Overview: Predicted 3D model of a 398-nucleotide part of an RNA (small-subunit ribosomal RNA, central domain) from Candidatus Hodgkinia cicadicola. The coordinates come from a structure-prediction model, not an experiment, and the mean pLDDT is 82. RNAcentral holds the full RNA, with entries from ENA and SILVA. It matches the Rfam family "Bacterial small subunit ribosomal RNA". Gene Ontology terms of the family: ribosome and structural constituent of ribosome.

Context: one part of a larger RNA
This record gives sequence, structure tokens and C1' cells, in this order.
RNA sequence: UUGGGCGUAAAGGGUAUGUAGGCGGUUUUGUAAGUCAACAAUUAAAUCUUGAAGCUUAACUUCAUUAGCGGUUGUUGAUACUGCAUAACUAUGAACUUAAUAGGGGUGAACACAAUUCCAAGUGUAGAGGUGAAAUUCGUUGAUAUUUGGAGGAGUACCAAAGGCGAAGGCAGUUCAUUGGGUUAAGUUGACGCUGAGGUACGAAAGCGUGGGGAGCAAACAGGAUUAGAUACCCUGGUAGUCCACGCCCUAAACGAUGAGUGCUAACAGUCGGGUAUAAAAUAACAACCUGAAAGAUAUGUUUUCGAAUAUACCGAAUGGUUGCAUGUUUAUAUUUGAUUGUGUAGCUAACGCGUUAAGCACUCCGCCUGGGGACUACGGUCGCAAGGCUAAAACUC
Repeated sequence: UUGGGCGUAAAGGGUAUGUAGGCGGUUUUGUAAGUCAACAAUUAAAUCUUGAAGCUUAACUUCAUUAGCGGUUGUUGAUACUGCAUAACUAUGAACUUAAUAGGGGUGAACACAAUUCCAAGUGUAGAGGUGAAAUUCGUUGAUAUUUGGAGGAGUACCAAAGGCGAAGGCAGUUCAUUGGGUUAAGUUGACGCUGAGGUACGAAAGCGUGGGGAGCAAACAGGAUUAGAUACCCUGGUAGUCCACGCCCUAAACGAUGAGUGCUAACAGUCGGGUAUAAAAUAACAACCUGAAAGAUAUGUUUUCGAAUAUACCGAAUGGUUGCAUGUUUAUAUUUGAUUGUGUAGCUAACGCGUUAAGCACUCCGCCUGGGGACUACGGUCGCAAGGCUAAAACUC
């Protein structure tokens, strides 16, 4: 070890995947293991119940009688539920196929850009920087400012949002390659499912190892201030680190402080994505027909100062118009579906609050809690290069 709990009081594992195990949709038939019923046997004696007897009484002892829960075994029966076997089903589980579809999901590569810093050169001259005020600091070996060119690293303003994607950690310039998952519609298979002790994988930041890289920022450190002091807050510098590749570490207020899955239970208002229907809009593309500026080319005629001018025809083709197609786009409404945000009914809650994304009503499986401290500790075990992680007491004390 029951019970009662786990948003904030102690308590949801950081997240997923999945082994054993536990649990499992609808219907048919069989079986009768679980389950239920009846009967039988058994469950030693002592004990217990009742009535007697014996020790002076009692306790106690003896005799007789009765009862016995529950269990076990056997026989016979029942068949709703569970199991097992059997044959089917698909509306609402799950998976798959096809067709669409949204996205900062992951990985790799190429390219782009503002800014900071540095280098070179030009202009230019005495300050600049910094603060509450200063100083350390930089600057006449020419700073700050400004212009041009170059180098290099890191990061991607605006868009940007209670917005999107991801299991979580997390993910944001553009393009290409590659790749995971989601959603919607129709169909296919036919329960193939849910959870998940161990196991395995992933897991911010910091930290560690090897090799690169190093612009800015910046633990440590140094200096200047402040102060009674100032091992700080402020300032000037500045190394690890931050970045990349590979390998470790495995922890966070890893938080929604809310495990996963399924079903049921008022409404309303948004946001993001898909489907269907209806309506509307303008526009683009395509096809046909029409229009056909200026300049220019060609041909012919006329005039001519022989340069050219002018007229007509034709070519050219911007632009514009009409019709068709219903292909695409956009908007609105209705409906359906997935995700997400805010209010809120019933209900729940100690309250705060939660409230169809539940902390409501139920079921299945896992994890965890059991007064505070000692103690996210010691010891042991195990993992790690180390730092340390995981597991995890007791004395004592209130």
C1' cells in the first nucleotide's frame, strides 16, 4: 500500500517515440475461463454461543449442544457483461491512396542589405568622449566631425500581429535544393486503436574538449567615480564567452506553474487556414472583331530654289473599345471543418479564478504528493573529461 489529492497550499515526469503491462468501436453464433445460483464435501482440537456439572463462590475445568463469516474443492445449471473462438460491419476510432492547401517547421548552399568597428586617402582644427556632476580614456605623431574607397564578423529594421509553424526546447532578409508534420475533400482497408514502467531520441542558456573565427557586446580583471566603506549600482577599458564545425554536458520560473487520449455539456464576439453554395466587383491572361497617334520604311503622282515639300496607297503598331471563354484573382453572405484569442451560462473551486482549448460531467493508462527544517543534502549506486547530473535517507529539531 486504504483513502484523499496534484493551476496558485505538498504534488504533472522538459518533450516525444515506443517494449512489457493495463484498457479497448458496432453486430452474429459458439464456448462457459471470469461472473451468478443451487446442492454436496471440507475448513482438527482448544477457542466462541447456549445449557448443565465439578472445585465453598468466582476465575477456571469438564460434559453436551448449537452456530460459523469467509475460503477451497466437486456436481448441476444460468449466459446479461468481460474473456476466448467464429463470421461480418463502417457512421463517429485509426491508417492509407488521390487531389488540393497554409506556414519564421528542419537541413544544406548561394546571394543581398542598414549599422557598428578597423584600415587607407581627402577636407578640416582643437577639442572629443562620458556623467547627476566628474574623472580615468582618445586627440597637434592631427582626434571628434565629414567625404570616398576597402576589410571583417555578427545580425536581419519596416512588414509584425492577442498573427503563423513545431512534440517540447524553439523558429524571422531573399532565392535555390532537399526533407518532416498539419489541414480540407473524395475514396480504400476494416478496429489495424489509446496509454505507456523500463528503453531510445530530442532537449534554451551557461559550461567542457579539439580545430577555426573574433566586428559589436561582455562574466573575470584593471582603472576612474560614488561612498563612512563600495570587493556594487554609474563611467573608461577589457579576456573567456557569444559565432562556425565536430564531440560532450542534460539542467531552467524546461510555465498554461494545468500529463496523454476519448466522449458529453448554453451562448456571444474576433483572428488564422481549408471545403461547399450564392452574389458582386474590378482586373489580368487567352481568342475573335474593330480602332489605328507620332516618327519611320516602300511605291506612285504633283511641285521644285534639286536640299526637299506635299497628296494617296500600303507596311508598322502603342493605345482604346466590343464580344466570348469561366481560367485565375478579390470581396461579401450562408454553411461546414481545423487551429487560436477574448467575454461568459450551468457546473466546479478555500478563494482567486476555470468555463466546448475546463480547473465542468465521466472513462482508460502513466507520473507524482502525504507537516516545516535537516535535504534538489550525506552515504551507496550509476552517468560524465570535468563542472556536475540522476537516484535518495537518517539522527536531531520545531